A computed fold for a 330-nucleotide part of an RNA from a metagenome, annotated as large-subunit ribosomal RNA, domain IV. Rfam family: Bacterial large subunit ribosomal RNA. Its mean pLDDT, the model's own confidence on a scale to 100, is 85.
[in-house]
Context: one part of a larger RNA
RNA sequence: CCUCCGUUAAGGAACUAGGCAAAAUGACCUCGUAACUUCGGGAAAAGAGGUGCUCCUAAAGGUGUCAAAACCGGAAGGAGUUGCAGUGACAAGGCCCUGCCGACUGUUUACCAAAAACACAGGUCUAUGCGAAUUCGGAAAGAAGAAGUAUAUGACUGACGCCUGCCCAGUGCUGGAAGGUUAAGGGGAGUGGUGCAAGCUACGAACCGAAGCCCCAGUAAACGGCGGCCGUAACAAUAACGGUCCUAAGGUAGCGAAAUUCCUUGUCGGGUAAGUUCCGACCUGCAUGAAUGGCGUAACGAGUUGGGCGCUGUCUCAACGGAGGAUCCG
Numbered sequence: 001c002c003u004c005c006g007u008u009a010a011g012g013a014a015c016u017a018g019g020c021a022a023a024a025u026g027a028c029c030u031c032g033u034a035a036c037u038u039c040g041g042g043a044a045a046a047g048a049g050g051u052g053c054u055c056c057u058a059a060a061g062g063u064g065u066c067a068a069a070a071c072c073g074g075a076a077g078g079a080g081u082u083g084c085a086g087u088g089a090c091a092a093g094g095c096c097c098u099g100c101c102g103a104c105u106g107u108u109u110a111c112c113a114a115a116a117a118c119a120c121a122g123g124u125c126u127a128u129g130c131g132a133a134u135u136c137g138g139a140a141a142g143a144a145g146a147a148g149u150a151u152a153u154g155a156c157u158g159a160c161g162c163c164u165g166c167c168c169a170g171u172g173c174u175g176g177a178a179g180g181u182u183a184a185g186g187g188g189a190g191u192g193g194u195g196c197a198a199g200c201u202a203c204g205a206a207c208c209g210a211a212g213c214c215c216c217a218g219u220a221a222a223c224g225g226c227g228g229c230c231g232u233a234a235c236a237a238u239a240a241c242g243g244u245c246c247u248a249a250g251g252u253a254g255c256g257a258a259a260u261u262c263c264u265u266g267u268c269g270g271g272u273a274a275g276u277u278c279c280g281a282c283c284u285g286c287a288u289g290a291a292u293g294g295c296g297u298a299a300c301g302a303g304u305u306g307g308g309c310g311c312u313g314u315c316u317c318a319a320c321g322g323a324g325g326a327u328c329c330g
Base pairs, nucleotide, nucleotide: 001325002324003323004322005321006320007319008318010316011315014314019311027051028050029049030048031047036041038159052081053080054079055078056077057076061072062071063070082086094309095308096307097306099304100303101301102300106118107117122157123156124155127153128152134144135143136142160296161295162294163293165226166225167224170223171222172219173218174217175216176215179214180213181212185208186207190203191202192201193200194199227245228244229243230242231241254288255285266282267281268280269279270278
């Protein structure tokens, strides 16, 4: 010096990206326990007190009996006693407030990620009648779906509560006895070659010909989309109001500097002596927004943000001790 461990004056997070690590809490009994809440919870909330040993008294309960006695059992109470310390060692939650995300228990990157990702109960839509739809594959065989059969399978969303606005122009899907276009095929006016001719042969106009496309509708919990400029109120500012252009329609309810905000450490308030983080507001949303779900939400989480109490060698600032190494000497 390294690894592991123990103790530490005063302070107590000043350490640090961050209380990482360590310390602290801890068992049982009694008292006591808030907001909020889906009335179940939250809750071991929080926060207090007790616990040894000796003696006395002794309830409930049990065995037993016809009934007792007797025995077991020890809640609770009283008196005393001892140590620094009585769950005397070991073993055994730290707690509270707050926002975000995900409802929850579960699942996952075997060997850097356990999560806000996946799943989930619930919701919705459309497809699919079985050689199913859908998917993989070479336009295959074959396979998954499924050794299933519409109470099933596929797709999206994701408990619960309140809700889920407008647009069908584009793309897709569904429907449409008309019309347009259109292949093979049918049709054969007519024309050419050859032949004396019959004929043989080549070409061929009308007209009749599917799906598809065009066309006409429907459909957004299908893919998706959801404007600009100018003016206006008796200070100023702002604009309920008006004008105009464009569009399929111009973003409704909500939420909003957000896991989304560039400018930005926005501005105001709170917390701190001091706060680029945090919480509450504002709305000027670079570039929120409604099942690619929107906004809330008790409970839950080895999730994540900020704050506080307790506690500590994380630190001020290091010291001493133990065990094992390394090194040196022998």